The RNA shown here (transfer RNA) has 72 nucleotides and comes from a Candidatus Melainabacteria bacterium.
RNAcentral holds the sequence, with entries from ENA.
Its mean pLDDT, the model's own confidence on a scale to 100, is 82.
NCBI's taxonomy places the organism under Bacteria, Bacillati, Candidatus Melainabacteria.
Its Rfam family is "tRNA". Rfam's curators write: Transfer RNA (tRNA) molecules are approximately 80 nucleotides in length. The family's RNA type in Rfam is transfer RNA. Its family is annotated with triplet codon-amino acid adaptor activity in the Gene Ontology.

[in-house]
Parts: sequence; structure tokens; C1' cells
RNA sequence: UCCUGAGUAGCUCAGUGGUAGAGCGGGCGGCUGUUAACCGCUUGGUCGGGGGUUCAAAUCCCUCCUCAGGAG
Repeated sequence: UCCUGAGUAGCUCAGUGGUAGAGCGGGCGGCUGUUAACCGCUUGGUCGGGGGUUCAAAUCCCUCCUCAGGAG
């Protein structure tokens, strides 16, 4: 320098055009001899940045940034 993949909640990841979700975690409560385990409720986001397409973009296109792998 070129190619490919990834970037979404605090963490691990779904979501491939039509109101952004799960598990774990956090908070409150229940249960218990008990701070654990279990159960209920609740809390969660500029979808990496900028621009474009579209009635509508996490999703499609362009560009930039970061990480991983590959080629030379």
C1' cells in the first nucleotide's frame, strides 16, 4: 500500500429497509439464619464519525477512524 471481516446497552452478542432486542450486569423488592443461590419488578443506547439514496436507514452507497486476519 492492497484485500477481507468486525464496530449496536457497562460486558458478550442478535437484529440485513418500517417504533432497537436477548443474556449477563446495575437498582428495588420477595425468600433465607445469611451478603450466596433462587424468584418478581425495574434500569438501560447519538446503532464508531461525516455525507448520500429513500416517504422511511443499525440495515443500502461513498468517505474517514479503530480493531482483527490476510497479500505483497